[in-house]
RNA sequence: GCCGCUGUAGCUCAGCUGGUAGAGCAACGCACUGAAAAUGCGUGGGUCGGCGGUUCGAGUCCGCCUGGCGGCA
Repeated sequence: GCCGCUGUAGCUCAGCUGGUAGAGCAACGCACUGAAAAUGCGUGGGUCGGCGGUUCGAGUCCGCCUGGCGGCA
């Protein structure tokens, strides 16, 4: 330099064919307990890497930039 994959919640990841974002774990609250752990119920938390474009509508499609991983020179 070229090619492929990838960046979504504190962490690990889902998100099908574009329709307004979720799960598990963690955190917090309540129940339970003499008190904890475990368990059950609930709550908060995300400018979806950045900037543009297409569209009535973009996490999803397109372009550029950028971080990470792998491959070829």
Predicted 3D model of a 73-nucleotide RNA (transfer RNA) from a Chloroflexota bacterium. Its mean pLDDT, the model's own confidence on a scale to 100, is 82. NCBI's taxonomy places the organism under Bacteria, Bacillati, Chloroflexota. Its Rfam family is "tRNA". It is annotated as a transfer RNA.